[in-house]
RNA sequence: CCUAGUAAAGGGCAAACCUAUCGAAAGAUAGGGACGCAAAGCCACGGGCCUAACGCGCUCAGGAAUGACCUGGGAUGCCAUGGUCGCCGGGCUGCCGGA
Numbered sequence: 001c002c003u004a005g006u007a008a009a010g011g012g013c014a015a016a017c018c019u020a021u022c023g024a025a026a027g028a029u030a031g032g033g034a035c036g037c038a039a040a041g042c043c044a045c046g047g048g049c050c051u052a053a054c055g056c057g058c059u060c061a062g063g064a065a066u067g068a069c070c071u072g073g074g075a076u077g078c079c080a081u082g083g084u085c086g087c088c089g090g091g092c093u094g095c096c097g098g099a
């Protein structure tokens, strides 16, 4: 330097679930807890997936010059500008020793 995580050692992270807080939600953070992880360290850059507040529709009710339109409700459709790096790819960085 390349390959590689099959042996060893010291360690590291922490899914589900529970509690608290934040959030419209998805989810996040902290504590507990371990299913797993050799990048389960970092970056939402591409794809996927999750959510749908706002917005735009739909619908119902009321108002209105019965028209444009306005207000309120909905268990309703679309939408990421919200998330997820423990879904995959990509980028950056990195511990340990074996061949």
Stems, first nucleotide, its partner, number of pairs: 005096001012037002017032006035086001041092003045089003048084003055078003058074006